[in-house]
Molecule: FMN riboswitch aptamer (RFN element)
RNA sequence: UUCGUGCUCCGGGGGUCGGUGAAAUUCCGAACCGGCGGUGAUAGUCCGCGACCCGCGAGAGCCGAGCGGCCCGCCCGCCCGGCAGAUCGCGGCCGAACCGGUGAGAUUCCGGUACCGACAGUACAGUCUGGAUGAAGGUGCACGAG
Numbered sequence: 001u002u003c004g005u006g007c008u009c010c011g012g013g014g015g016u017c018g019g020u021g022a023a024a025u026u027c028c029g030a031a032c033c034g035g036c037g038g039u040g041a042u043a044g045u046c047c048g049c050g051a052c053c054c055g056c057g058a059g060a061g062c063c064g065a066g067c068g069g070c071c072c073g074c075c076c077g078c079c080c081g082g083c084a085g086a087u088c089g090c091g092g093c094c095g096a097a098c099c100g101g102u103g104a105g106a107u108u109c110c111g112g113u114a115c116c117g118a119c120a121g122u123a124c125a126g127u128c129u130g131g132a133u134g135a136a137g138g139u140g141c142a143c144g145a146g
Stems, first nucleotide, its partner, number of pairs: 001146007009138002016030004031127002033117002035049004044115002053092006061083004066078004070073001097113005119130003
């Protein structure tokens, strides 16, 4: 210094004012926010990853039929069929940016103008509540290998 394993700790920001209404931080007008890894140079919009959802597989476990065993039970074992909500693996799905400038180099910086934001709940939600004490991922320590 690299890789592997285990552990540790960390690990998402933002709704305020006004309007309508019986009711909205959800609608309307204005407001506000930007996870992680990568990239010739700093990224919500480039290349990827993660949450939700779908499919397939695994699956402790549960239910039922049958057979066998003995200590004859609310028992144990084997085998077959069904369910499978936790969890794990693989696959699918999965939003949005341009123009000008500087520069060796930037869809990343500067200027301008745009755009985007899973699912469940609820008067329709990027901002409220919830799965989430989660996940991508990162810090540190220990051990092992090169």